Overview
The RNA shown here (c-di-AMP riboswitch aptamer (ydaO/yuaA leader)) has 130 nucleotides and comes from Caldanaerobius fijiensis DSM 17918. The coordinates come from a structure-prediction model, not an experiment, and the mean pLDDT is 78. The RNAcentral record of the sequence draws on Rfam and Ribocentre. The same sequence occurs in records of 2 taxa.
């Protein structure tokens, strides 16, 4: 001096996933938000199955197992918004022969995971004074 790994720090991120009540607890009732079905018009094309939650889809490659370069797309401590750069992800899982959009109208979630890991330049807003 540079790695790694663990504490601290925890303002903050990712997501719809946040809060109130009521229980001694389990649990339960609700809720910000957020998702599916569901007519008429319109569309439309079903073994080469079809479809939903999601950013997470899709190409080569290599092997016969895994896993590598990319990519569509999506995130990063700015109330919003755009540019430019820099770092990441770029999954998993449902449903069960079936769902295109849909007014009523039915119905389902309201979890988990992280946290020293971003900086610049620019336009809109607003709100206060005068």
């Nucleotide at each position: 001096c540079a790695a790694a790994u663990c504490a601290u720090a925890a303002a903050g991120c990712c997501g719809a996933a946040u809060c109130u009540c009521c229980g001694a607890a389990a649990g339960g009732a609700g809720u910000a938000c957020g998702g599916g079905g569901g007519a008429u018009u319109u569309u439309u094309u079903u073994c080469a199955g079809g479809g939903g939650u999601g950013a997470a889809u899709c190409u080569c490659g290599u092997g016969u197992g895994a896993c590598g370069a990319g990519u569509a797309g999506g995130g990063u401590g700015u109330g919003u918004c755009c540019u430019c750069g820099a770092c990441c992800c770029g999954a998993a899982c449902c449903c069960g022969g079936c769902a295109a959009c849909u007014a009523a109208c039915c119905u389902c979630g309201g979890a988990g995971g992280c946290g020293a890991a971003g900086g610049a330049g620019g336009a809109g807003g607003a709100a206060g004074a005068a």